[in-house]
RNA sequence: GAAGGAGGACAGGCGAUCGCUCGUGCCGGAAACGGCAUGGGAGGAAAGUCCGGGCUCCGCAGGGCAAGGGUGGUCGCUAACGGCGACCGGGGGCGACCCCAGGGAAAGUGCCACAGAAAACAAACCGCUUCCCUAUACGGGGAGUAAGGGUGAAACGGCGAGGUAAGAGCUCACCAGUUCCCCGGGUGACCGGGGAAGCUUGGCAAACCCCACCCGGAGCAAGACCAAAAAGAGGGGCGUAACGGAUGGCCCGUCCGGCCCCCGGGUAGGUCGCUCGAGGCAGCAGGCAACUGCUGACCCAGAUGAAUGAUCGCCACCCGGUUCGAGGCAACUCGGUCCGGGAACAGAACCCGGCUUAUGGACUGCUUCAUAC
Numbered sequence: 001g002a003a004g005g006a007g008g009a010c011a012g013g014c015g016a017u018c019g020c021u022c023g024u025g026c027c028g029g030a031a032a033c034g035g036c037a038u039g040g041g042a043g044g045a046a047a048g049u050c051c052g053g054g055c056u057c058c059g060c061a062g063g064g065c066a067a068g069g070g071u072g073g074u075c076g077c078u079a080a081c082g083g084c085g086a087c088c089g090g091g092g093g094c095g096a097c098c099c100c101a102g103g104g105a106a107a108g109u110g111c112c113a114c115a116g117a118a119a120a121c122a123a124a125c126c127g128c129u130u131c132c133c134u135a136u137a138c139g140g141g142g143a144g145u146a147a148g149g150g151u152g153a154a155a156c157g158g159c160g161a162g163g164u165a166a167g168a169g170c171u172c173a174c175c176a177g178u179u180c181c182c183c184g185g186g187u188g189a190c191c192g193g194g195g196a197a198g199c200u201u202g203g204c205a206a207a208c209c210c211c212a213c214c215c216g217g218a219g220c221a222a223g224a225c226c227a228a229a230a231a232g233a234g235g236g237g238c239g240u241a242a243c244g245g246a247u248g249g250c251c252c253g254u255c256c257g258g259c260c261c262c263c264g265g266g267u268a269g270g271u272c273g274c275u276c277g278a279g280g281c282a283g284c285a286g287g288c289a290a291c292u293g294c295u296g297a298c299c300c301a302g303a304u305g306a307a308u309g310a311u312c313g314c315c316a317c318c319c320g321g322u323u324c325g326a327g328g329c330a331a332c333u334c335g336g337u338c339c340g341g342g343a344a345c346a347g348a349a350c351c352c353g354g355c356u357u358a359u360g361g362a363c364u365g366c367u368u369c370a371u372a373c
Base pairs, nucleotide, nucleotide: 001369002368003367004366006364007363010361012315013314014313015312016311017310018309020041021040022039023038024037025036026035027034028033043345047356048355050354051353052352053351054350055219056218057217058216068215069214070213071212072211073087074086075085076084077083088102089100090099091098092097103210104209108208109207110204111203112202125149126148127145128144129143130142131141132140133139157175158174160172161171162170176200177199178197179196180195181194182193183192184191185190223272224271225270226269232263234262235261236260237259238258243257244256245255246254247253279298281296282295283294284293285292286291317342318341319340320339321338323336324335325334326333327332
């Protein structure tokens, strides 16, 4: 220098001016509110809402079974997890490193496109062997044969020898695998070694299923409180002079409509929940690590049509051009001047722990290759 791989507590800085929102203090005001001062004010993902928990309400004596859903190597971490760490096994890469729903296919059922004879209680297309038609076989048919060819992602261990009509784990040696037994190591997944059995039994469980373990439901629009207007076939009081309605043919009478006070539930609206928390930071200690313990000092958004902004200047970063200096034969490299351009994804809404996705660029280790000293 080129190509890669990993990580994190990076996510421009400073200043000026004008604003927005929340807290506190002072002043003014009856209050609403206003003014001044001072302090705080988005993220690594605030996002998707995919997991796990806190919190709230509902359900529930406790336990078991069933249904439904989820998880799936081991040992740890954690409030918990489908997360994280370390390790084991398998796979990929020269390597740094990366990937794996990674229990069971020898309980049962099912599926395996196309091609192929056959896709799993096997199977005969070509070939090989043998018999028959048949007198001949280069033709036809039967039987045997999975060694050879051919098909396929995958064809019922590999290879050699024996064996056979030809063949075949049919038999044997070696190799690979499976199951079982023994010894050693490891907490464990598992690893190493030895032996036995011809046992050779395809793949798919992110197909049904089986096994083990886990799981009550809904969510801050949870939930709690205050509470206007209007309405009320809720209660009490006043007035029944007049008017209207009901009852009634009419009168009297009774009831309703009226006015005032109270009342419950509760709408609009408001307040709380709301941000001090499994909290971040620093130091020390334990642990390979995830993480944990102790000590110290700290308070760090809380909006509700929803604040966290805008403009300007300087500096820093990247890209292109320009020009000057230094090095070099040169390509070019390093340092500076000037001009122009770029700077992402995105934005809290009850709060945490994760995962996933989006993201311009800068930084720190690491790997391979090339070149120079």